[in-house]
This is a predicted structure of a 91-nucleotide RNA (c-di-GMP-I-GGC riboswitch aptamer) from Peptococcaceae bacterium UBA6129. Of the family's consensus pairs, 95% are formed in the model. Lineage of the source: Bacteria > Bacillati > Bacillota > Eubacteriales > Peptococcaceae. Model confidence (mean pLDDT): 87 of 100.
RNA sequence: GGACGAAAAGGCAAACCUGUCGAAAGGCAGGGACGCAAAGCUGCGGGUCUAAGGCGAGCACCAGAUCGCGAUGACAGCCGGGUUGCCGAAG
Numbered sequence: 001g002g003a004c005g006a007a008a009a010g011g012c013a014a015a016c017c018u019g020u021c022g023a024a025a026g027g028c029a030g031g032g033a034c035g036c037a038a039a040g041c042u043g044c045g046g047g048u049c050u051a052a053g054g055c056g057a058g059c060a061c062c063a064g065a066u067c068g069c070g071a072u073g074a075c076a077g078c079c080g081g082g083u084u085g086c087c088g089a090a091g
Stems, first nucleotide, its partner, number of pairs: 004088002011036002016031006034077001040083003044080003047075003054069004
């Protein structure tokens, strides 16, 4: 010094609950800890979730509800990539 991960200090915070925003997925705040060495940041690749609006179907027709398709929405605590970074035992 490192692509490594013992200890200690400090950090983050799943499920669930409350409030709030959102059509939803989900976000934010408070409580709460299952876990986490990048569980810091970044939708760049893959993946997953959602479907308001849109397009299509069918209901004789129109609308609505319904069904199908599908991100421009979401997830960084699904896997990679990029980028920044605390500590220092063993090997």